[in-house]
Context: one part of a larger RNA
RNA sequence: GGCGCACGGAGGAUGCCUUGGCGUCAGGAGCCGACGAAGGACGUGGCAAUCUGCGAAAAGCCUCGGGGAGUCGAAAGCAGACAUCGAUCCGGGGAUAUCCGAAUGGGGCAACCCACAAGGGCAAUACCCUUGUAUCCUUACACUGAAUCCAUAGGUGUAAGGAAGGCAACCAGGUGAACUGAAACAUCUAAGUAACCUGAGGAAAAGAAAAAAUCAUUGAUUCCCUUAGUAGUGGCGAACGAAAGGGGAAGAGCCUAAACUCUCUUUACGUGACAGGCUGACACCGUUGUAGAGAGAGGGUAGCGGGACUCUCAGCGUACUUGUCAGAGUGCGCAUGGAGUUACAAAACUUUCUGGCUAGGGGAAGUGACCUGGAAAGGUCCGCCGCAGAAGGUAAAAGCCCUGUACCUUAAAGCAGAAAGACUCCAGAGAGGAUCCCAAGUAGCACGGGCCACGAGAAAUCCCGUGUGAAUCCGGGAGGACCACCUCCUAAGGCUAAAUACUCCCUGAGCGACCGAUAGCGAACUAGUACCGUGAGGGAAAGGUGAAAAGCACCCCGGGAGGGGAGUGAAAUAGAACCUGAAACCAUGUGCCU
Repeated sequence: GGCGCACGGAGGAUGCCUUGGCGUCAGGAGCCGACGAAGGACGUGGCAAUCUGCGAAAAGCCUCGGGGAGUCGAAAGCAGACAUCGAUCCGGGGAUAUCCGAAUGGGGCAACCCACAAGGGCAAUACCCUUGUAUCCUUACACUGAAUCCAUAGGUGUAAGGAAGGCAACCAGGUGAACUGAAACAUCUAAGUAACCUGAGGAAAAGAAAAAAUCAUUGAUUCCCUUAGUAGUGGCGAACGAAAGGGGAAGAGCCUAAACUCUCUUUACGUGACAGGCUGACACCGUUGUAGAGAGAGGGUAGCGGGACUCUCAGCGUACUUGUCAGAGUGCGCAUGGAGUUACAAAACUUUCUGGCUAGGGGAAGUGACCUGGAAAGGUCCGCCGCAGAAGGUAAAAGCCCUGUACCUUAAAGCAGAAAGACUCCAGAGAGGAUCCCAAGUAGCACGGGCCACGAGAAAUCCCGUGUGAAUCCGGGAGGACCACCUCCUAAGGCUAAAUACUCCCUGAGCGACCGAUAGCGAACUAGUACCGUGAGGGAAAGGUGAAAAGCACCCCGGGAGGGGAGUGAAAUAGAACCUGAAACCAUGUGCCU
C1' cells in the first nucleotide's frame, strides 16, 4: 500500500407519517366604494423583535343571544389580574376606526408639508380642538349678462342628488398583430385569435318576423344533439365551412310615435253688418275665435292589415259641459270581473311560514376478567347497543373511553325565500269603408369598403363612408343578380324572465384506483418571504425528540465547546446538529498478501 472482516465518523437516500396542496361534486353568493373601498404605512401588550388581532376608545368598547369553567392569541417565563353576581370563547347588531390610497382644501419624492372659513378651549392676537372647503354632470334658486331695446345665449355662486376607484373568470362593443401553415411566398392561413381600450351584469348578449320556407306549412330569442365535414367557399392550393328541416332544454309577451280630442304657453291674423260658446228651442255672455309652434293629458299599436273617424247597442248613483227642458259627452264613487312589483305603471307595509342561512343543544351500549407489554384499543373468555359498525383521538389495532356519527331539536338580532292580506292598476261589443294616420335625409340607387361559411363572384341579405334621394295600404320589403306570376312579411322607436357562460369567494371536517416534503400550489415552516435586478420583473431553501419534557438535579475533566458518571425514559447510538439512518467520502482495530 492492496483486499477482507469488525466497529465508528460524516452524509441525509429510503421507509413510515401529515398540519399543506391538487382535482371534483352539490348548494350558496356573485359585488365593494365619498357613510372614504381594494391595498398599505405607522402605531397598539406591564416587560413585546416577528406573525396574528385591533386603531389614540388601539390582542380591544357597548348590547342582544349561545355557552358553562376556566381565562389573559401564536408563546414559555416573571409580575399582575379576570371568572358560577357566568369570565375567556362562538354568533347577530352597534361604537371607535391615526395617516396614505379614487384621495377630494392647496401642494407633494404615497403614508409628509402648508392653509382658509365658521365654531370652541385659553389671560392670549401664541398654541390646541371640531366641522367644512377638489372636479365634472343634472335639477332648483339667486346675482349678473353679449351680438340686440326688452330679452335670450353665456358667466358666477349657493343648495340637493349623482359620478369617480377597485375586482378571478364569464359578457358586449372598439382597435387589432406576428410567429406559424401553405413543406419557399405575395392572395389565403394563423384570426377577428393574442394584446390593448371602453362599458355592464349576476349573468351578459339576443328577442316577439319588413322571418323561415315553397304550392305544404312553421310561428320571438337563446342553448344542446343531429343535419354534416354535407351544400358551398378556396393561388378550387393549404385550408375554411353553413342553413333549412328533425329531436330536445326552456317558454311570455308587451309599451311607444302618428291620425283625432282636450288643456296650458307663445306667435301671427281677425271682428261691431259679428266670428264663438257640444246639438235643438228660448234667453244670456262676449277676444271667448282662426292658423302655426311647443309642452302635458286622453287615444292608439297592426298584416285573416290596424287605428283614427261616423253610426248603433251596453250596470247603478252623482257632478260638470253659460241658464232652463230634451239629448249627447266627460269625470268621480260603488258594484262586477281581471292583473301586479323580472318586462307589460309603481311604492312602502303587515302577518304567517320555511327538513332556510348566520352561534348551538340532546344523542345508545363494557373504564368486564385474565395474558403479553413501558403503555391495551392486541390475544383468550364472558356481555351489551345499533335509524348510530362514517371518521378522528386516546401510551400498539376501541361500535360500547373522549370528540363524534344516525336521528331529533334550536335564534333575542340580522339576512334570504314563499304565501296571504292590505295596497295599487285596468275594463265593453258590433257595423260602415268616404276622408285622415301608420316611424325621412329614412328605404332605394351610384361609387368605395366591411360583414355574412360565401376571397367581387351571377352575389342576394346585413352594416358603414361620400353623393343622390321616394312612396303611406291601389303603399312598401323579402323569397341568393334581374323580370313576371305566386307566396310570406310590414323596416326606418323601445322593453322583456327562463333554458346558456363563468368561479376571486363561502358551506358540506363532502368525495378521490390524486400527491406525500427534489412530490403536491412558487409557498405544509416568519413565502410572493429571504435574496437578485435601476426597473418591468425574477424568486428560493427550509417538515418529523418522546406516549408524556419526564428537555439530564448533583458530581468530575475542560477557558469554553464538548465529554465521562449519576438520574429520567420502553428506548438517550430517542439529548434538541434529536424517528428510520442507504451510498459516495474519511478514520480506528484486526486477518491475509506484498

Large-subunit ribosomal RNA, domain I from a Bacillota bacterium, 594 nucleotides, folded computationally. Its Rfam family is "Bacterial large subunit ribosomal RNA". Rfam links the family to the GO terms structural constituent of ribosome and ribosome. The full RNA is in RNAcentral, with records from ENA. Its mean pLDDT, the model's own confidence on a scale to 100, is 82. NCBI's taxonomy places the organism under Bacteria, Bacillati, Bacillota.